A computed fold for a 265-nucleotide RNA from a Candidatus Omnitrophota bacterium, annotated as Bacterial large signal recognition particle RNA. It is recorded under the gene name ffs. The RNAcentral record of the sequence draws on ENA.
RNA sequence: GUGUGCUAAGCGGGGAGUUAGCGGUGCCCUGUACCUGCAACCCGCUACAGCAGGGCCGAAUUCCCUUUCCCCGGGACACGUUUGUGAGGCAGCGCCGCGUAAGGAGUGUUGAAGGACAGGUCCUGCGCAAUGCCGGCUCUCGAACCAGGUCAGGUCCGAAAGGAAGCAGCCUUAAGAGAAAACCGGCAUGUGCCGCGGGGGUGCCCGUCUGGAGCCACCUGCGCGGUGGCGCUUGGAAGCGUUGUUUCAAAGAAAGGGUGCACAC
Numbered sequence: 001g002u003g004u005g006c007u008a009a010g011c012g013g014g015g016a017g018u019u020a021g022c023g024g025u026g027c028c029c030u031g032u033a034c035c036u037g038c039a040a041c042c043c044g045c046u047a048c049a050g051c052a053g054g055g056c057c058g059a060a061u062u063c064c065c066u067u068u069c070c071c072c073g074g075g076a077c078a079c080g081u082u083u084g085u086g087a088g089g090c091a092g093c094g095c096c097g098c099g100u101a102a103g104g105a106g107u108g109u110u111g112a113a114g115g116a117c118a119g120g121u122c123c124u125g126c127g128c129a130a131u132g133c134c135g136g137c138u139c140u141c142g143a144a145c146c147a148g149g150u151c152a153g154g155u156c157c158g159a160a161a162g163g164a165a166g167c168a169g170c171c172u173u174a175a176g177a178g179a180a181a182a183c184c185g186g187c188a189u190g191u192g193c194c195g196c197g198g199g200g201g202u203g204c205c206c207g208u209c210u211g212g213a214g215c216c217a218c219c220u221g222c223g224c225g226g227u228g229g230c231g232c233u234u235g236g237a238a239g240c241g242u243u244g245u246u247u248c249a250a251a252g253a254a255a256g257g258g259u260g261c262a263c264a265c
Base pairs, nucleotide, nucleotide: 001265002264003263004262005261006260010056011055012030013029014028015027020046021045022044023043024042034054035053036052037051038050063258064257065256066255067254068253069252073248074247075246076245077244078243079241080240081239082238083237085235086234087233088232092230093229094227095226096225097224098223099222100221102220103219104218106215107214114210115209116208117207119205120204121203122199123198124197125196126195127194128192129191130189131188132187133186134185135184136183138179139178140177141176147172148171149170150169155164156163157162
């Protein structure tokens, strides 16, 4: 050096998170890279830091290390922005309440505020009316017998004259049923531009008298109090970014170096 067989290694990597730490499951990135089992109040392990079982390849274009190029992207922090949220308090806007009366509007010597009187509104009694209900009055119907009248026929008593009870029919009525405009009586009322009387009150309305210049609070302004809707201050959360700093850096390419054992020639 060649050949055969075997072995170590390899058969993905990275980030955040977790952890004393490492690796894995789960999440994110990369992008294609053996299979099975285990595992987030988690699983396995201990610096040789997943474990167990199986498979492929195999000492190099393929394994390990270093450097360079290219380059996808991830993370952390800051900043910005959006959304939703907790707290604060008034110095802004808004909203609510009370007040004031500077300006505007309105009203007032054709008489404001205030005062007095009377009436209404309010309560109450009575009356009247209205409405409703009940009853009466009126009409119609209405009793096989147990209602009335008249009672044919028939029955009974009687020698007869005559008498008695009485069904059907007819008439009438009771209870009851029905109708219904008016009328009468009673009761009731979420009734009344109704009448009379009594009470109450100065709230409101109206009138008269008095009074003699303000009244009102609609708009603007101002003051006080409240609210927290917006805004403001502040805390923390989630999402986003042609942003900044920093860090890690897959995949790809190149260069250099390193890594066995046995047998045969």

The source organism's lineage runs through Bacteria, Pseudomonadati and Candidatus Omnitrophota.